Small-subunit ribosomal RNA, 5' domain from a metagenome, 471 nucleotides, folded computationally. It matches the Rfam family "Bacterial small subunit ribosomal RNA". The RNAcentral record of the full RNA draws on SILVA.
Context: one part of a larger RNA
Parts: sequence; structure tokens; C1' cells
RNA sequence: GAACGAACGCUGGCGGCAGGCUUAACACAUGCAAGUCGAACGCACCUUCGGGUGAGUGGCAGACGGGUGAGUAACGCGUGGGAACCUUCCCUAUGGUACGGAAUAGCUCCGGGAAACUGGAAUUAAUACCGUAUAAGCCCUUCGGGGGAAAGAUUUAUCGCCAUAGGAUGGGCCCGCGUCGGAUUAGCUAGUUGGUAGGGUAAUGGCCUACCAAGGCAACGAUCCGUAGCUGGUCUUAGAGGAUGAUCAGCCACACUGGGACUGAGACACGGCCCAGACUCCUACGGGAGGCAGCAGUGGGGAAUAUUGGACAAUGGGCGAAAGCCUGAUCCAGCCAUGCCGCGUGAGUGACGAAGGCCUUAGGGUUGUAAAACUCUUUUGGCGGGGACGAUAAUGACGGUACCCGCAGAAUAAGCCCCGGCUAACUUCGUGCCAGCAGCCGCGGUAAUACGAAGGGGGCUAGCGUUGUUC
Repeated sequence: GAACGAACGCUGGCGGCAGGCUUAACACAUGCAAGUCGAACGCACCUUCGGGUGAGUGGCAGACGGGUGAGUAACGCGUGGGAACCUUCCCUAUGGUACGGAAUAGCUCCGGGAAACUGGAAUUAAUACCGUAUAAGCCCUUCGGGGGAAAGAUUUAUCGCCAUAGGAUGGGCCCGCGUCGGAUUAGCUAGUUGGUAGGGUAAUGGCCUACCAAGGCAACGAUCCGUAGCUGGUCUUAGAGGAUGAUCAGCCACACUGGGACUGAGACACGGCCCAGACUCCUACGGGAGGCAGCAGUGGGGAAUAUUGGACAAUGGGCGAAAGCCUGAUCCAGCCAUGCCGCGUGAGUGACGAAGGCCUUAGGGUUGUAAAACUCUUUUGGCGGGGACGAUAAUGACGGUACCCGCAGAAUAAGCCCCGGCUAACUUCGUGCCAGCAGCCGCGGUAAUACGAAGGGGGCUAGCGUUGUUC
């Protein structure tokens, strides 16, 4: 000098754009953040007889979106390759969609329980479940053969369902190289390293098991310890490098702590389940409920970081044939000079150089064209009127906002730091090694340009200084 997710002190007019718990991955009151489909199904209720509402069965979605960085030094990430894989929804193509059956929730009845919830009986439907048939293609095969599917709805236009092949998208796996510090960590390793066989998986593989062999890694740093999410990037710099990883984007990991699987195309699942633990709450003491590292908000910690706001209008997502519903994603608004950028706080004229202040050699000098005064303008702000784009036939939270026109009036708007040298800017008074200053050198003990005040000056300016950190 530059930079910052900054903080603190003094000060503070406006707008645009951005940013805003870096600390306790501490604990959380309250509300909301994931639903939807009656064009799959039966039932109950209401009905203007068109239809609607409700719980339930069923389907799809809840694996996305949103948050956080605890863990992780690792194929986690980055980059470049690879073969032994899966992929709901979507697209293309081919073939099919036949005949039956038994249940069950809801509802009703009878119970248990304080509650959460739950037991029994009877009964009912389906695109829920099961069987048979069929099999172009599919799977297995000793090539003889064997196995395996479907679901219907309706407004009659379609939407679905099953199988197979291909695509697209998304993902799983493997490898080369790169990826912090410590040797005051030198040896580490028994499923360990490899093989055979099998199991398991969508798939390769000690991933797992049995048997066999004795390997594997390491001074080119294994192991151990500490620290840390990684990257695109960001800051600095002439560059090389150094530091860093907030916002935005990609990947990873996590969801009270630890473990586990279920369902599913996909999870070992933030607002699903089970078990254990700590904590909080309810309880009739028998037993139950919960998980803000979602958006707001609260307590706490801290130098320090915002509203318990509006809307689905746009973009996007889920469901639905659609109308539509949901969406704290998102779009907006609110708060904060936190940053960057822009604008303003007036302009011109104005000397016998007013007054006042300060200094003075008492003559004057300086503040200073500064003020006053005269002339003018109206950015911003105020008042009145009009009024969007974003949206397309309709639909605008933002918002009567931006913007435009008119009116009055200099009116509403300047501070902060410094002035010994480095370093731009000097005098007087007070103080008297005191009070104090200070980044370094150093000032202060009676003439202090260095302390405090005043006048004057210098610098930056809605900011200015200080502190911290990086280069």
C1' cells in the first nucleotide's frame, strides 16, 4: 500500500447492488418448512342432485429442494482413464393386456388403557394380494428341457398396466497422478498379502467364509501424533510465490449421541422405523412423547451477525388427465454505513477586506470571497397528479414501487483523524519527569511546533480513525 463475512470509538443525508452467528455440531417455547391423486377403491356424511367433504385402503412423491462442516489426510476431493454394473419417471421400437381366487383397513359390535395407543368378533372393495393360462423377445440349461407377466379407469377422446431391446439422465465400482505439519513418531500388519473354491452384491473385489502359501507396507517417510471438509475460486503480487476456501457453483460427509436394518428404481433415509444412551416434557406411576446443523424466533456463549414479515405473481419442484393443491425452494419486503458504486449537503457575483475569534514588533497580520448582501438553480427530501415492464387471453406479493409531470422553498443534510522526524500540515496559553503521549526514534524536570485547550493548517469524506488477520 492492498484486502476483510470484521469488531470498537466518534459521526451519520439519499439511492442502487451485494453481504450479514467466523464463537456453543450448545439447549430449544411457538408457528410454519411435503404433500398430492375421487379419472385406482369401498364406506360415512352433506347436497341446490350438478356435486362436495371426511377418515381409511391403494398409487406416486417424502432419497429432490433447504441446512451445517462435527468427522474425514481418505480414491474424500481435483484431474485423466477403465470394466464387471444398476437406473423410477422421460423418449424410440416390438409384442401383449386372458380366466379365476382368498383376504384386509375403513365401518359396526364387544373390550383394555390416564394417555399414547391397542385386542377380539362379524363384514366389504380395489390399479392392494395370490393362483392358472399364454411367452415373439427374456432368464437358466447337461441343449433334452425348465422358469417367469399384466390392471384397469373414464366424459369413448385417451390415460394407464406387463415383457423386451435401445436411448437419455442419474448413480455405484476400480486405477495413474496431485493433495498440511511433526522423525523429540522407525518399524507397521494376521483377513494381514496372494491363490483356489464357494457365498454375497446391481456389479468387480478378503467384501465374507473354508483351505493353501507367507506374504504386504516402509527412510522416495510406512505406522503413530497433531491439524483440516476438498475444488472452481478469493486476497495479495510485476510475476513467481504466499495466504485462504464467507457469499455463488461442483463434489463429499453429517442430521441429539452410537448402532441396525425395513420399504423402495434409488436411503441404511434431517422434519421415516427399531434398539441403546444422555437430556427435556406429560403421567392416573402402570407407561408414554420429543430431536431447528430447514425459515423466523428464544436462552446461552461472544468483540460480533437481522423479521416469530408478504406472496406463490414469476422461476423451479411434488402430485394430478386437468382445474388445481402444496412449496420458509424461490421471488420480494423489513433491519444493519457491513462492503462496493453513484449522488447530495448549493451555484454565481460579492472588499474600504464588516463584526467576532486568534496572533501581534500594537503598525498590522490572519480566519477570508469566507460571511452578510444581491442574482440564480432545485439534485435529494416534502406536497399534488399520472403510472409501468416483469404477464400470455386471464393471473403482480413486490407496489401506487420504479419512472414521468407539476408546485413551494437554500430550503432537510458534515464529520473524523492528524500537524517533532519518518509524513502533508504551527503558533499562543495551561502544565512542569506531574498530568499525560507513543507505530519506531522518543517527548514532559518553567519559554513543550511531541502532553491538554484554543486559533490556524493538512488529509480523507458519509464516513474517519483504532484494533485484529493475510499478502